Context: one part of a larger RNA
RNA sequence: UGACGGGGGCCCGCACAAGCAGCGGAGCAUGUGGUUUAAUUCGAAGCAACGCGAAGAACCUUACCAGGUCUUGACAUCCCUAUGACCGGUGCAGAGAUGCAUCUUUCUCUUCGGAGACAUAGGUGACAGGUGGUGCAUGGUUGUCGUCAGCUCGUGUCGUGAGAUGUUGGGUUAAGUCCCGCAACAAGCGCAACCCUUGUCUUUAGUUGCCAUCAUUAAGUUGGGCACUCUAAAGAGACUGCCGGGGAUAACUCGGAGGAAGGCGGGGAUGACGUCUAGUCAGCAUGGUCCUUACGACCUGGGCUACACACGUGCUACAAUGGCCGGUAUAACGAGUUGCCACCUCGCGAGAGGGAGCUAAUCUCUGAAAGCCGGUCCCAGUUCAGAUCGCAGUCUGCAACUCGACUGCGUGAAGUUGGAAUCGCUAGUAAUCGCAGAUCAGCAUUGCUGCGGUGAAUACGUUCCCGGGUCUU
Repeated sequence: UGACGGGGGCCCGCACAAGCAGCGGAGCAUGUGGUUUAAUUCGAAGCAACGCGAAGAACCUUACCAGGUCUUGACAUCCCUAUGACCGGUGCAGAGAUGCAUCUUUCUCUUCGGAGACAUAGGUGACAGGUGGUGCAUGGUUGUCGUCAGCUCGUGUCGUGAGAUGUUGGGUUAAGUCCCGCAACAAGCGCAACCCUUGUCUUUAGUUGCCAUCAUUAAGUUGGGCACUCUAAAGAGACUGCCGGGGAUAACUCGGAGGAAGGCGGGGAUGACGUCUAGUCAGCAUGGUCCUUACGACCUGGGCUACACACGUGCUACAAUGGCCGGUAUAACGAGUUGCCACCUCGCGAGAGGGAGCUAAUCUCUGAAAGCCGGUCCCAGUUCAGAUCGCAGUCUGCAACUCGACUGCGUGAAGUUGGAAUCGCUAGUAAUCGCAGAUCAGCAUUGCUGCGGUGAAUACGUUCCCGGGUCUU
C1' cells in the first nucleotide's frame, strides 16, 4: 500500500423480509456424470459446466469404431512427359470407394516445322495434409465480479523512503452525481448525455394502407376523398422549467399545478483499470512440438440415439377457477419463387389430386389461443391425466431396421400437490394463453430468439443470510 476478520460506522442490490408462481415426489423430453461398448468422437466443471459449443447426428454432417482401399495424395504451387480436351453417356465386376472396356469431344498464332493458352492423365521431388498434443507459448474473441462506481495521471505540497495528498470531511445522488469546505490545482478512462426503440402532438406524403361525408356493392367492392387509422421521414415536447414547504441563501429533497409523459418516463445497445495463470489450438489465425504407404485421404456399414443408476434444465399432469361438445369475438412480430400456397374435389385424419394469386402494406402462411355464450360431466384414479404397447396409414428423402415426424383405431401406466433443501419475479412485471422465425429435404407440441392477448399480489422494514461500495481499526 493492499487483502482478510464469526472488528466497527454509513449505504445499496428480488440479498433478506412481505407476496405470487415454481423446482425437489410422478411420467416424458433434453444435457451431464457413471457404467457399458469395437466405438459410444471432442470440448465445457462452483457461482460464471450440465435444453452449453450444437440456429436442428437416419446417409452426409462426423472429428469415433469395424472392414475394404490410396500414397505427391481429397486440396495448393512449381518442373518434366504424353494426350486433346473438360463436361457428358454406356456396359461389366464390386457394399461402395474403385477397376476394366467403350462412345462423343478444345482454342489462338503459324514461315505448316512448330509455339502458346487451357484442361486431363502419368512421373520426379520440393511439398501437401493432420478436428494430433500444448489455451500454462500466443493473437483474436467470450464469460465473470458488474452497468458495480470506481480506476488513474500531470504539476505542486508533505514524507529519509515505500508512499500520502488530490479521491478524505459536511450534505446529496442511481452515480467519484452535484454543492460546500479543504495543500491542493487541473486532467484522463469510466457515470451521465449524444445512438436505437416505445409513449403524445405537428408537418410532409397517400399506395398496396384508411373510409367521416356522397353514391355503389355480397364485400372499402368500385367511383370519390386523404379528414381519421396506419405507414415513414422531418420536427415539437420534459428542462426540477413554474408554485409552495424543508435545506446552508447551495446541491438537493418533499408536495402541487399544467401536461400524453415528471424528476434517469419505460426498454435496449453501450461493460473503466483490472481479477479469475477463467474458457476457446475443435470457428479462425498462429509459435515451437509430434505423424508422413499414416496420427494424412476415400468408401460401405455401425456409433455419437447404449442403460442397474445419480444430478441439472424443462414439458405434461395430478383436475370443477376444470375436462369434453356446439356456437361466437379479437392480435402483433415475422417468413415466402428449389418458396408461401387461396379455392375446389377426395380422405375420419395425417394428407393427396387439381389449381388461382404473390419476388409481397397488394397474394399466401393467417379463421390465434386463453376469452365470451349454451350444453354435459358431479369429485371418482373419473368423460382427470396421458406414458407405454398393438394394428393400420401419411409425408420427406437413394434409404426411416438400428434411428424421423405426423395421423386413425385400440390399449390406458405412474400421478390425488410432492421430505430436507432450493429458484425466479417489484408492473404491463410475475402468472397464464397462443403466434412467428432462424437452423432445416424431413425432424423442436417440450429447446432458443422474438411477438402480441389476458393480467395480479406484496414491499412494515434493514435485526439476520448472500453479494457489493465507502470510511475506519
Overview
Small-subunit ribosomal RNA, 3' major domain from an uncultured Eubacteriales bacterium, 473 nucleotides, folded computationally. The RNAcentral record of the full RNA draws on ENA and SILVA. Model confidence (mean pLDDT): 82 of 100. Rfam family: Bacterial small subunit ribosomal RNA. Its family is annotated with structural constituent of ribosome and ribosome in the Gene Ontology.